Small-subunit ribosomal RNA, central domain from Marinicella sp. W31, 347 nucleotides, folded computationally.
Model confidence (mean pLDDT): 88 of 100.
NCBI's taxonomy places the organism under Bacteria, Pseudomonadota, Gammaproteobacteria, Lysobacterales, Marinicella.
Context: one part of a larger RNA
RNA sequence: CUGGGCGUAAAGCGCACGUAGGCGGACAUUUAAGUCAGGGUGAAAUCCCAGAGCUCAACUCUGGAACUGCCUUUGAUACUGGGUGUCUUGAGUAUGGAAGAGGUAAGUGGAAUUGCGAGUGUAGAGGUGAAAUUCGUAGAUAUUCGCAGGAACACCAGUGGCGAAGGCGGCUUACUGGUCCAUUACUGACGCUGAGGUGCGAAAGCGUGGGGAGCAAACAGGAUUAGAUACCCUGGUAGUCCACGCCGUAAACGAUGAUAGCUAGCCGUCGGGUUGCAUGCAAUUCGGUGGCGCAGUUAACGCAUUAAGCUAUCCGCCUGGGGAGUACGGUCGCAAGAUUAAAACUC
Numbered sequence: 001c002u003g004g005g006c007g008u009a010a011a012g013c014g015c016a017c018g019u020a021g022g023c024g025g026a027c028a029u030u031u032a033a034g035u036c037a038g039g040g041u042g043a044a045a046u047c048c049c050a051g052a053g054c055u056c057a058a059c060u061c062u063g064g065a066a067c068u069g070c071c072u073u074u075g076a077u078a079c080u081g082g083g084u085g086u087c088u089u090g091a092g093u094a095u096g097g098a099a100g101a102g103g104u105a106a107g108u109g110g111a112a113u114u115g116c117g118a119g120u121g122u123a124g125a126g127g128u129g130a131a132a133u134u135c136g137u138a139g140a141u142a143u144u145c146g147c148a149g150g151a152a153c154a155c156c157a158g159u160g161g162c163g164a165a166g167g168c169g170g171c172u173u174a175c176u177g178g179u180c181c182a183u184u185a186c187u188g189a190c191g192c193u194g195a196g197g198u199g200c201g202a203a204a205g206c207g208u209g210g211g212g213a214g215c216a217a218a219c220a221g222g223a224u225u226a227g228a229u230a231c232c233c234u235g236g237u238a239g240u241c242c243a244c245g246c247c248g249u250a251a252a253c254g255a256u257g258a259u260a261g262c263u264a265g266c267c268g269u270c271g272g273g274u275u276g277c278a279u280g281c282a283a284u285u286c287g288g289u290g291g292c293g294c295a296g297u298u299a300a301c302g303c304a305u306u307a308a309g310c311u312a313u314c315c316g317c318c319u320g321g322g323g324a325g326u327a328c329g330g331u332c333g334c335a336a337g338a339u340u341a342a343a344a345c346u347c
Stems, first nucleotide, its partner, number of pairs: 004318003007301002012315001014200004021193003025087007033080002035076003038072004048064006090190001091187003094183005102176007109153001114148007124135002161168002205246006214240002219235004257314006265292013296303002320347003329340004
């Protein structure tokens, strides 16, 4: 390379948008580029096959095949491609409805923790397996009232909802993205995927300026212990929060790429519609989200219309373990580092 694979054995980019490229619905007509056929050429030798000659072989000779290529004012037209026209089922638009922690900004609410002030009140409080460090007669803990400040939003809350993923949860307002259902009115293949590229991307971390209640790496002390650079306790700084700018990684997981079609059912639940009976049920139909289960599949576990089944298109990735996601070089970054990515050697 031909292959075989990627839920858990190596292997799906964290996610999207999108360039080139690849692939692409129905009908008619045209063209004849791909395709197929015909014709010409493709020197000889070589290679291959069958025979023959040197005693055999190498070697040589005869015949055949082949020369996978090129050319073509020749032909065919099913499929692919190009042109033209038409269509509506893919895709989109319109109209009318619907649900939602989707996003951004501003405002606002109550509970709780902490601190401060004041009142009551007196000797303990706190903490643990037990203690001690710690706080407290300069009045703590407890309790009542007031004030300040920051952060997070109990109940509702639900294998509930929304979002491409990361993720999103008090309430109100403004702006704004997407989705679903119904009507089948309009456009008429406008589609799918997507190397590079661009954007988004938890936490931690970094830069500048704010903020700082609680929590809490580092650090200090007290315990435990043979030791205890830990687990437990008392403190406590970065950080956690906000604005702007970086970083670009996670068990970024469904460890399962995207899209389309086909292939038994049953039971829940969320959003919409239709029908029936008429007051909350039943039937049915779309779209989500779960549990079980047949065929099928799988090494097994399991998956099973939300496939890991049967097909098609496109992309990414894997190819024994270690060395190593390392070195070197490149790119990016303020740095931390990220990304791309070997070999020697060894089993």